[in-house]
RNA sequence: UUAGUGGUUUUCUAGGGUUCCGCCAGGCAUUCGUGCUUGGGACUGGUCCGAGGGAAAACUCACAGCGAUAGCUGUGAUCACGGAAGGAUAAAAACCUGGGAGUC
Numbered sequence: 001u002u003a004g005u006g007g008u009u010u011u012c013u014a015g016g017g018u019u020c021c022g023c024c025a026g027g028c029a030u031u032c033g034u035g036c037u038u039g040g041g042a043c044u045g046g047u048c049c050g051a052g053g054g055a056a057a058a059c060u061c062a063c064a065g066c067g068a069u070a071g072c073u074g075u076g077a078u079c080a081c082g083g084a085a086g087g088a089u090a091a092a093a094a095c096c097u098g099g100g101a102g103u104c
Base pairs, nucleotide, nucleotide: 004104007059008058009057010056011055012054015049016048020046021045022043023040024039025038026037027036028035029034060077061076062075063074064073065072066071079099081102085097086096087095
């Protein structure tokens, strides 16, 4: 100095915060059933966000076999250390910049 280039979607998980719901605390009202309002995520949770380097499925691709050109069946799709900083949304993050910089 150069190369190592890695399919798409959906559902979910690790993880993430706090708009909404719930929960906790305070205040006001109350027909005592509750309602309104403020604060809290150093609140277990529901909604929500969510992986290139996590999971599953479907599709897709490659190869082989069968078949009649349609198609069916089987196998395979490997590997992957990694900041700081910035950005979005209510907010944060293993989200996005980004398989980036760097390291090897």
This is a predicted structure of a 104-nucleotide RNA (Guanidine-I riboswitch aptamer).
It was read from a public genome assembly, where an Rfam model found it.
The coordinates come from a structure-prediction model, not an experiment, and the mean pLDDT is 81.
The model forms 100% of the base pairs in the Rfam consensus.